[in-house]
Molecule: Bacterial RNase P class A
Organism: Polyangiaceae bacterium
RNA sequence: UCGGGCCACAGUGGCGAUCGCUUGGCGCUCACGCGCCGAGAGGAAAGUCCGGGCUCCAUAGAGCAGAACGCCGGAUAACGCCCGGUGAGGGUAAGCCUUGAGGAAAGUGCCACAGAAAACAAACCGCCCUGACGGCUCGCCGCCAGGGUAAGGGUGAAAAGGUGGGGUAAGAGCCCACCGCGUUGGCGGUAACGACAACGGCACGGAAAACCCCGUUCGGAGCAAGGCCAUGUAGGAAGGCGCUCGAGGGCUGCUCGCCCGAGCCUUUGGGUAGGCCGCUAAAGCCUUCGGGUAACCGACGGCUCAGAGGAAUGAUCGCCGUCGCGCAAGCGACAACAGAACCCGGCUUACACGUGGACCGACCCG
Numbered sequence: 001u002c003g004g005g006c007c008a009c010a011g012u013g014g015c016g017a018u019c020g021c022u023u024g025g026c027g028c029u030c031a032c033g034c035g036c037c038g039a040g041a042g043g044a045a046a047g048u049c050c051g052g053g054c055u056c057c058a059u060a061g062a063g064c065a066g067a068a069c070g071c072c073g074g075a076u077a078a079c080g081c082c083c084g085g086u087g088a089g090g091g092u093a094a095g096c097c098u099u100g101a102g103g104a105a106a107g108u109g110c111c112a113c114a115g116a117a118a119a120c121a122a123a124c125c126g127c128c129c130u131g132a133c134g135g136c137u138c139g140c141c142g143c144c145a146g147g148g149u150a151a152g153g154g155u156g157a158a159a160a161g162g163u164g165g166g167g168u169a170a171g172a173g174c175c176c177a178c179c180g181c182g183u184u185g186g187c188g189g190u191a192a193c194g195a196c197a198a199c200g201g202c203a204c205g206g207a208a209a210a211c212c213c214c215g216u217u218c219g220g221a222g223c224a225a226g227g228c229c230a231u232g233u234a235g236g237a238a239g240g241c242g243c244u245c246g247a248g249g250g251c252u253g254c255u256c257g258c259c260c261g262a263g264c265c266u267u268u269g270g271g272u273a274g275g276c277c278g279c280u281a282a283a284g285c286c287u288u289c290g291g292g293u294a295a296c297c298g299a300c301g302g303c304u305c306a307g308a309g310g311a312a313u314g315a316u317c318g319c320c321g322u323c324g325c326g327c328a329a330g331c332g333a334c335a336a337c338a339g340a341a342c343c344c345g346g347c348u349u350a351c352a353c354g355u356g357g358a359c360c361g362a363c364c365c366g
Base pairs, nucleotide, nucleotide: 001362002361003360004359006357007356008355009354013320014319015318016317017316018315019314021040022039023038024037025036026035027034028033042337046348047347049346050345051344052343053342054222055221056220057219061256062255063254064253066218067217068216069215070214071085072084073083074082086101087099088098089097090096102213103212107211108210110206111205124153125152126149127148128147129146130145131144133142134141135140136139161179162178163177164176165175166174180202181200182199183198184197185196187194188193226277227276228275229274236268237267238266239265240264241263248260249259250258251257284303285302286301288299289298290297291296321334322333323332324331325330
């Protein structure tokens, strides 16, 4: 210098003026309103995919069903997220990337096409042995039958350990060495696991994103939760059922179980109105320090930062700034994704112009 992945930051800038919108406090006003001083979107506010707080139902109960998750350790309010590690795969490498990582020696089923055979293995070609027949150059060839053989060919994603040697009629873990695999042992590690040694001739093909089995977790509904005030869900008329031998209601997908319980159901006529709380001071934000590899945790200090009806959170001008063009004077642009609605922690997705940091590879120079 070029290239590579990684981790962070920031997201239309700053100042001033004018005109508006929503809202808090104060003052004036009978009131409508007016004035002054403040506050007013995001890193994802989004998707609503996980987890929690909060609220009601039972204090959140049992069983079945169902769902999610699934190497090990940690962190947390909690998680399927996050951090660190192990194993596996990729990359020349990186402070690199990916991981749909329980069980296939519990069972059932599946393995398309091709192929002789696809899991109680299998003989199509080839190889070898034996026998019958035929041929001739007389120890070989051809053909048929029976048997052996998984080493070679061919098919396939996959052919029943691999490579090499011995062995054999030809072959074969039949035997041996190494590798793989399995079992055992001690060693290192909290563990997943690792490396080593001994033994075993090889048993256990793949797939659980087929059913299934094992383990762990999960009660339901959600701020239209829920509470208060007000109310035509009141009150009235007719009929039926019931008042502890209990109608009816609540909790669930189902069953049990638990709780409330004196009212409930049908018909009928009439037609009203909403407001307040919950609501934002919270697992809050920031500086510094300390612990930890990290996620994260702790301490001192400081700060208060939208809270609405579905609706507000803006516009114009000037100067500076940044970028582009131009020799210059100057001219032009200031953008992307998107917009709170009970609140947090994550994940995922979208995104214009940019900034910083260490690391890796190649080349060049000293």